[in-house]
Molecule: SAM riboswitch aptamer (S box leader)
Organism: Lysinibacillus fusiformis
RNA sequence: UAUCAAGAUAGGUGGAGGGACUUGACCCAAUGAAGCCUCGGCAACCGAAACAUAGGUGCCAAUUCCAACAGAUGUAUCUGAGAGAUA
Numbered sequence: 001u002a003u004c005a006a007g008a009u010a011g012g013u014g015g016a017g018g019g020a021c022u023u024g025a026c027c028c029a030a031u032g033a034a035g036c037c038u039c040g041g042c043a044a045c046c047g048a049a050a051c052a053u054a055g056g057u058g059c060c061a062a063u064u065c066c067a068a069c070a071g072a073u074g075u076a077u078c079u080g081a082g083a084g085a086u087a
Stems, first nucleotide, its partner, number of pairs: 001087004010038004017028003022068003040060003044057003064083001069080005
């Protein structure tokens, strides 16, 4: 500096937590969470002079799961900021 409402998973192992941190809410989980391994996939950036591609990084529940701070208005929504993630 750019992007973050789209997209994409099965198996093995493991054995109780997980959804970044704090609080609250909500959700996922013994019909098996996190972590690790393998196969596969998605998409953005980088990418060997160009095109293209190999490859590298990232990702594959829910908008970055939602709210918190500020503003607007039709008071429940919208917009923005902050924080975070990736390049």